Model confidence (mean pLDDT): 81 of 100. This is a predicted structure of a 475-nucleotide part of an RNA (small-subunit ribosomal RNA, 3' major domain) from an uncultured Clostridia bacterium. It was read from a public genome assembly.
[in-house]
Context: one part of a larger RNA
RNA sequence: UGACGGGGACCCGCACAAGCGGUGGAGCAUGUGGUUUAAUUCGAAGCAACGCGAAGAACCUUACCUAAGCUUGACAUCUCCUUGACAGACUAUGUAAAGUAGUUUCCCUUCGGGGCAAGGAAGACAGGUGGUGCAUGGUUGUCGUCAGCUCGUGUCGUGAGAUGUUGGGUUAAGUCCCGCAACGAGCGCAACCCUUAUCGCUAGUAGCCAUCAUUAAGUUGGGCACUCUAGUGAGACUGCCGUGGAUAACACGGAGGAAGGUGGGGAUGACGUCAAAUCAUCAUGCCCCUUAUGUUUAGGGCUACACACGUGCUACAAUGGCUGUAACAAAGUGAAGCAAACCCGUGAGGGGGAGCAAACCACAAAAAAGCAGUCCCAGUUCGGAUUGUAGUCUGCAACUCGACUACAUGAAGUUGGAAUCGCUAGUAAUCGCAAAUCAGAAUGUUGCGGUGAAUACGUUCCCGGGUCUUGUACA
Numbered sequence: 001u002g003a004c005g006g007g008g009a010c011c012c013g014c015a016c017a018a019g020c021g022g023u024g025g026a027g028c029a030u031g032u033g034g035u036u037u038a039a040u041u042c043g044a045a046g047c048a049a050c051g052c053g054a055a056g057a058a059c060c061u062u063a064c065c066u067a068a069g070c071u072u073g074a075c076a077u078c079u080c081c082u083u084g085a086c087a088g089a090c091u092a093u094g095u096a097a098a099g100u101a102g103u104u105u106c107c108c109u110u111c112g113g114g115g116c117a118a119g120g121a122a123g124a125c126a127g128g129u130g131g132u133g134c135a136u137g138g139u140u141g142u143c144g145u146c147a148g149c150u151c152g153u154g155u156c157g158u159g160a161g162a163u164g165u166u167g168g169g170u171u172a173a174g175u176c177c178c179g180c181a182a183c184g185a186g187c188g189c190a191a192c193c194c195u196u197a198u199c200g201c202u203a204g205u206a207g208c209c210a211u212c213a214u215u216a217a218g219u220u221g222g223g224c225a226c227u228c229u230a231g232u233g234a235g236a237c238u239g240c241c242g243u244g245g246a247u248a249a250c251a252c253g254g255a256g257g258a259a260g261g262u263g264g265g266g267a268u269g270a271c272g273u274c275a276a277a278u279c280a281u282c283a284u285g286c287c288c289c290u291u292a293u294g295u296u297u298a299g300g301g302c303u304a305c306a307c308a309c310g311u312g313c314u315a316c317a318a319u320g321g322c323u324g325u326a327a328c329a330a331a332g333u334g335a336a337g338c339a340a341a342c343c344c345g346u347g348a349g350g351g352g353g354a355g356c357a358a359a360c361c362a363c364a365a366a367a368a369a370g371c372a373g374u375c376c377c378a379g380u381u382c383g384g385a386u387u388g389u390a391g392u393c394u395g396c397a398a399c400u401c402g403a404c405u406a407c408a409u410g411a412a413g414u415u416g417g418a419a420u421c422g423c424u425a426g427u428a429a430u431c432g433c434a435a436a437u438c439a440g441a442a443u444g445u446u447g448c449g450g451u452g453a454a455u456a457c458g459u460u461c462c463c464g465g466g467u468c469u470u471g472u473a474c475a
Stems, first nucleotide, its partner, number of pairs: 001475002003472003007469007015459002019423005026314008034305002042053002064300007073125001077124002079121006088104006106115003127289002130287003136283002138278003141274001143272001148187006154163003167178003193266004198234007207224003212221002237260001240254005316416001320375006332363003337356002342351003382413001387408007429451007
């Protein structure tokens, strides 16, 4: 100087407390461990691994296993030789599959050749999701959006170092004020960026409709007031008033205001810590394989199942289930696409094809809510697992191993032990909608809006963090 203390002082955080809803019990989904297996590919491991890499394993993916092939190779460059094609299309044949054979069709030219492509030969080489993240780059997590981390000059100290950065206040903040052997500066904080909340101006179609006509309908004429859209401005700064304070910083209250003291949200992550994660995104040193640890193909596996754990979904019901019924969104996506009306089907869906590269058309029905009826506290008109049968769709192909539909079946479950998690406001809780990935395949993820609470006395205690100080046999 740090680190540590079941030392001290001060402060902060959904850290506790006050509340609301969960998990832990049930069924299922999903990930992991374990076990099994020919293989169940690999990685991730307290917080910070476990709906994680994977924004989507039937084949492919795929790295694993079994079997069958290839060996200059599936891919790149170079040398030589041969051919004029190769690819594609058609035909024949054939395998589990890759395949084989035939027909058809190159360009330029000074006619030497050249270009391009295919086949063959030899080797240089290719190739490796093989090892090492404890050889590395790059990227990422975490402490933590915590308020810290440093430097120059000066001064002090023999020196390591100290000072500044400590102190008195204050702040979300090393934020600011005052003081001070310090005076300044840098990386962080804040602001500048995006979005949301209010208003003005510009613009008015594909958006809108107050006035005038018109219609079943903003449908049409008309209009651009309003809504909205999208560009540009204004607006909030403790600016004003009062009180407190040290006449300061600032705090509290008030006015005006759409908004008030960082207005809400996002992006933004200092010096560093964990030999943290990743050689399987990529790149890369070294090591290893080279008729195989490379490569091709078929089938299987990654989907197994006495069990254990994590994360979720659905419930256990009446603040509910079911039936009917004339409400109200936002944000997205669409051409190898979204697909309306209409018809068929109980339904998944099928037929159909208008319109739309979309403020135009479509996906599209928002759901909870409201209103009316019914059920009457039951393992039920709760709950839907499981199973049977019959189907639909995607796709060469749904057996291993897809999603969905109809009928039938109707399991556990009556609110969950010890323990434990999230959340402070348009939040929790609850309700649907969309997108990425994607042929198909979400209870996951990322977004979007609808309805919309309770509680916070306080900082004694638990956890984590910051500043000062003290002790130390630690570095």
It matches the Rfam family "Bacterial small subunit ribosomal RNA".